[in-house]
RNA sequence: GGACGCGUGGUCUAGUGGUUAUGACGCCGGCCUCACACGCUGGAGGUCAUGGGUUCGAACCCCAUCGCGUCCA
Numbered sequence: 001g002g003a004c005g006c007g008u009g010g011u012c013u014a015g016u017g018g019u020u021a022u023g024a025c026g027c028c029g030g031c032c033u034c035a036c037a038c039g040c041u042g043g044a045g046g047u048c049a050u051g052g053g054u055u056c057g058a059a060c061c062c063c064a065u066c067g068c069g070u071c072c073a
Stems, first nucleotide, its partner, number of pairs: 001072007010025003018056001027043005049065005
């Protein structure tokens, strides 16, 4: 330099055009316990990488940019 893939709460992840984005771990409160752990229950936490386009409607489709990874040279 070229090709391909990926980017979603603190971390990992589901969601492949339609109302309010899913789950796990972690965090906080309550219950349980003499207490802790485990368990049960509730809650907080998201510019869906950025900008633009298409569409009645975009996390999802298209383009550009940025970052990361793999392969080729």